[in-house]
């Protein structure tokens, strides 16, 4: 200068007019309107995927259903999130992606291919055995899996021996698998040391299943607390003067139906929950880091289907094109995202015009 990786942050500033919300005041009995102060969206406030506070309901302990996870060790209220290692893969690198179990069982494994699992033989190699122009050819028999071809994946590699031709068929060595000892690590693992074994066990568990470890269930429309008209129930008292109804054959009696007064539940309303919190900033300590402690300082919407906006102007930042040899500058012109709290609060994911900073890597070129 050039390709790149990792990690952070920022995401328009200013005046002007016009507007909207919540609190306080003027502000009074109150309600409204007016005016004044002061607050007033994000990094994602989304998606609604996990996780915890909170709240109600259930619960002696277990179990089965079922969901969630899955290497090790650690952060944390908890977490499928995060650090820090392990191992496997890709990259020259700086880095990035992947994580129980396929040797308990069942299943499945497209398309191509002879054959996809305790396989195969399409072309080939190779013996015979026919033919005939004699070095080739077959609707013949058999033997092979070395070479080619399919495939995401074809049952170790390499040489040497061995054969008719091969072939762990035997050998050396590389690689695997299994077992024991001791060594370093908290462990995941590591790298040794001796021993069996010719090689056996292809891939999918985000298919069933298996093991482990964890989860009780709903959610602010949780859930509380005030509480009208109306209609209805509860209890007391009046009133039986007339009257129905029931109860009985009839009559007295009792019971309802009336009327006043007093409770109570629930609805339409209001009001709490409601924003001061695992909080934000800074500074210091512990810790490789995730993060934790300690001080010091600041309040940061909380409102109901919902306000936070819009014009203009002028600065900015980016592209564009012109002037200019290039730069610098200037003039014009164009862009300035993606989104909108609704009980919080920790993550993931997902979108975002344009900028900016920090560390690293690899190639080039100069001194």
């Nucleotide at each position: 200068g050039g390709a790149g990786c990792g990690g952070c942050c920022c995401g328009g500033a200013u005046g002007g007019c016009c507007g909207c919300g919540g609190c306080g005041g003027g502000c009074g009995c109150a309600a409204g309107a007016c005016c004044c102060g002061u607050c007033g969206a994000g990094g994602a406030a989304a998606g609604u995927c996990c996780g915890g506070g909170c709240u109600g309901c259930a619960c002696a302990g277990g179990g089965c259903a079922g969901g969630a996870u899955g290497c090790c060790g650690g952060a944390u209220a908890a977490c499928g999130u995060c650090c820090g290692g392990c191992g496997g893969g890709g990259g020259c690198g700086a880095c990035c992606c992947c994580g129980g179990g396929a040797a308990a069982g069942u299943g499945c494994c497209a398309c191509a291919g002879a054959g996809a699992a305790c396989a195969g033989a399409c072309c080939g190699c190779c013996g015979g055995a026919g033919c005939c122009g004699c070095g080739g050819c077959u609707c013949c028999c058999g033997g092979c899996a070395a070479g080619g071809g399919u495939g995401a994946a074809a049952c170790g590699g390499u040489g040497c021996g061995g054969u008719a031709a091969g072939a762990g068929c035997g050998c050396a060595c590389c690689g695997c698998u299994c077992c024991a000892c001791a060594c370093g690590g908290c462990a995941a693992c590591g790298g040794g040391u001796g021993g069996a074994g010719g090689c056996a066990c292809g891939g999918c568990a985000a298919a069933c299943c298996c093991c482990a470890u964890c989860c009780g269930c709903a959610g602010c429309a949780a859930g509380g607390c005030c509480a009208a008209a109306u209609a209805g129930g509860g209890a007391a008292g009046c009133g039986u003067c007339a009257g129905g109804c029931g109860u009985g054959g009839c009559c007295c009696g009792c019971g309802c139906c009336g009327c006043u007064u007093c409770c109570g539940g629930g609805u339409a309303g209001g009001c709490c929950g409601c924003u001061c919190g695992a909080a934000u900033g800074c500074g210091c300590c512990g810790g490789c880091a995730a993060c934790g402690g300690c001080g010091c300082a600041u309040c940061c919407a909380g409102a109901g289907g919902a306000a936070u906006g819009g014009c203009c102007a002028u600065c900015g930042u980016c592209c564009c094109g012109c002037c200019c040899c290039c730069g610098a500058g200037g003039c014009g012109g164009g862009a300035u995202a993606c989104a909108g709290a609704a009980c919080c609060c920790g993550g993931c994911u997902u979108a975002c015009a344009g900028g900016g900073c920090c560390g690293c890597u690899c190639c080039g070129c100069c001194a």
Molecule: Bacterial RNase P class A
Organism: Mariprofundaceae bacterium